Molecule: RNase P RNA; transfer RNA
Organism: Spirochaetaceae bacterium
This record gives sequence, C1' cells and structure tokens, in this order.
RNA sequence: ACGGCAGGCCGGGGUGCCGCGCCGUAGCCCCGGCGGCAACGUCGGGCCGCGGUGAGGAAAGUCCGGGCUCCACAGAGCAUGGCACCGGGUAACGCCCGGGCCUCGUGCGCCGUAAGGCGUGCGGGGACAGAAAGUGCCACAGAAACGACACCGCCCCGCUGCGGCGGGGUAAGGGUGAAAUGGUGGGGUAAGAGCCCACCGAUCGCGGGGUAACCCGCGAUGCAGCGGUAAACCUUGCCAGGAGCAAAGCCAAGCAGCGGGUGGGUUGCUCGCCCGCUACCCGCGGGUAGGCUGCGCAGAGCGUGCCGGUAACGGUACGCCGAGAUAAAUGGCACCCCAGGGGCCGCCCGUCCGCGGGCUUCCCUGGACAGAACCCGGCUUACAGGCCUGCCGUUCAU
RNA sequence: GCCCUUGUAGCUCAGUCGGUAGAGCACGUCCAUGGUAAGGACGGGGUCAUCGGUUCAAGUCCGAUCGAGGGCU
Repeated sequence: ACGGCAGGCCGGGGUGCCGCGCCGUAGCCCCGGCGGCAACGUCGGGCCGCGGUGAGGAAAGUCCGGGCUCCACAGAGCAUGGCACCGGGUAACGCCCGGGCCUCGUGCGCCGUAAGGCGUGCGGGGACAGAAAGUGCCACAGAAACGACACCGCCCCGCUGCGGCGGGGUAAGGGUGAAAUGGUGGGGUAAGAGCCCACCGAUCGCGGGGUAACCCGCGAUGCAGCGGUAAACCUUGCCAGGAGCAAAGCCAAGCAGCGGGUGGGUUGCUCGCCCGCUACCCGCGGGUAGGCUGCGCAGAGCGUGCCGGUAACGGUACGCCGAGAUAAAUGGCACCCCAGGGGCCGCCCGUCCGCGGGCUUCCCUGGACAGAACCCGGCUUACAGGCCUGCCGUUCAU
Repeated sequence: GCCCUUGUAGCUCAGUCGGUAGAGCACGUCCAUGGUAAGGACGGGGUCAUCGGUUCAAGUCCGAUCGAGGGCU
C1' cells in the first nucleotide's frame, strides 16, 4: 500500500434569495360571534411584516417491553400464552453486560506410521431447563428402531442321500439406515461378549475453588435403568387481567325508529366485587364526516466533566429546552468549501523505459435506504459513500 | 394509526399427530363421429410466496421478510 473479518461513528458544511408548517408579536380593519345608540372594546379567523423553530439512524416492520387512558388503580383459582445455563444491569423485556459450557474455523506445541487425538492462544456462532416421571413418533431400507434384535458370517451339537437340513450359542466381522445399546488395545474363549485388565468416556460419592453456572482432585461402580426427538404432547420454575390515543373525556350540528336478550363490566370458564333493571347489551335501520382536550409536555430528557463499577450501568456537578401536522409542513435555485469519480496539457520525482506517484487546471456528481403522527427502551429489516480502532493475510521498502 | 386473517398446478381448493403433494375445471395426445360438442383412455404441468433455523427428514414446527384481504371512529 492492497484485501478480508470484527467493532464503533458520520449520513455533507456555509452564505444569499424564494417557498411551506408551527409558536410569539406589531399592524390592516378583510370576515364572523358577543357587548354597545355609536365611536369602539373583546374573542376567534384571514392577510401582510418581523423574530424564533422545523425529521431519522433507521422516523420503517409493528416483533418484544413499559409509560399513559378506560374498564374495579385489577382480586382468587383453572384454562391459555410466553420465557428458560449462571450472575448482574434496567421502569420493564424475548434486550444489554460479564462469566460458564457446547460447537465451528485457524495458529502453535505434544502424542501417533497414519487416520486422528489432547492441551493452549485468537476469532465466530449457540431459542443453552428436563429424554433417569409418563405418553407419542422415528417414513424408506433393514433380521431387528426400543420389551432390542440372529439376514449373511463365525462356533458347538445332532441327522445325512455329503449338496445340505434341524437345534443352540455369539453383536467381534459383513450388510441396512440419519441413528444399531460406550470407544481403543490386550487377555480370554468352541466362537464371542465389560467376561477380565489398562487408558479414555459415563454415573455416583467425598474433598477443594467459585455468589452461582461450573471447574479441579481422589475414590467407588463394569455401566442390564442409559438411541434420538420437548421450535411433539408434557414436567419443573418464573412471568402475564383485558383493550388500545380511532384509548378516554368534552362541546356543537343532525336523525327515525324497529326487533331481540336479562344481565353488563373489552377474546375462555368458575367465584368474588361493582353497576343496573326509566337501565344495560346485541342486531338491523337513520344521522353526522366539525371542533377542543389528550398532544408536545422539565422528563425512565439531552450534552459535557468527575466519581464508583471489568462492563452493561449507576451517582453527582454544571449547562440546555429540541418538530407537532390532520390530507398532513421540513423544499427549490445560485455561489464557495469539502468529499468522490473521470480526462487533457504542463511541471516535478522515481523507473526494470512498459509506466507509476504528486502538484496545477478543466468537467461530472452530492446520490443510498427512507420520511415524525400519544410518548419512550430494545430487537429486526433496508442503506450510495466516507472516517476511526483492533486482528489476520499478501506484496514492497528499510 | 391500531388490530386480525391469509399465501399450495393457469383457476378454485384439499393436504390429519412432520415421512417426500393431490382433487375438480382448464391444457395436450389418442379413441369414438361424416364433422363438432358431450363421453372414454392416457399424459404433461408445482423452487408449496421468499430467506434462515429446529429435526435424520419441513407444505406442516419456529423466527424474519414480501404480498393480498378484512375490521375498528
């Protein structure tokens, strides 16, 4: 220098003119309401002027979690749904941080003829409770798929017409399969087999370390209760009442009632509680398609510094106030800077004479994904281009 | 804005408790008819919307994305 991986950040900047939404404010006296005889006052709107302010890292998908509102500020049990190694963070979470274990890639070391195995470093991934409570399923193939099992082969016994046949033993070998009841080596045996032994694995016990998951060491047991599947039912533990700002409340306008139920209280059932029977609920029909609050707000708020913590995060001091539409504003043009791409002439440097690099100048582009709509914390998905950090690889120079 | 349902052959739909996907209509060839339709026989046609995961195995189970339809004042 180039390439790859991982993590973090940015998503053009400035000036001028024009345009749009919202807020504040002076004016016009254009429109409407109220008061007044009137001048006018007041409230709301319009126009024009001035000042302020105006999209995102995902505003997106609506996949989780909360705030908020209403139903009883929400209660008990069942059903149902979700989550699931351990510890911490948080308002909460299926999110985040740290650790453990498993797994994949890669470097090094050791063992081994090799295949491979073990240890360790670095990086990536993991919906990672329980299959030793029970039930279900495991197609095809195969003898047998879970009560294990004898097709070929091997061994023993019996019969024989010497081709075989029958009975038994055997899971070491072959074959089937995704998967065949611990693995390797040796002993042993009629042949075999944890039948016995060594090492590895597994289970159980004890001791030590750690908050814990888990790890380490020692010992015991041949391992006859032991295949897989819980993103199958299920079990265990924990969490969850329901609906959602079109929640909910108020004002104005308009209309036509009819039928059904006895209960209703926002997707199930039972109880409890509350409300009601001039009520309430359901269905059909009729009317409206306006406004205000909620709603932009000093808040789980943002920025900087310090402190605590490995970190997520917490505490504290100072500073700041940052969109609010309802057919829905946040845009356009010009110039400069900056960034990227391309080309010619000239100059400089290097040269293996092919060319490469730099400066000057000219031209083009400013793009991608996408746009708030009650508000936050996450996740996921989309994204032109650029910057920073770490690791790895290749090449060149010293 | 919020909530719900759904995607399988050209069209309309099945597909159970995961085991290798069908039916009707349509299409093609043949039979039958003087010829056509109806009828009969045979056949072709599917990335199960897309991507990833769980599993030995996914149309089916789980997650994400894309599309379509409906409801709420």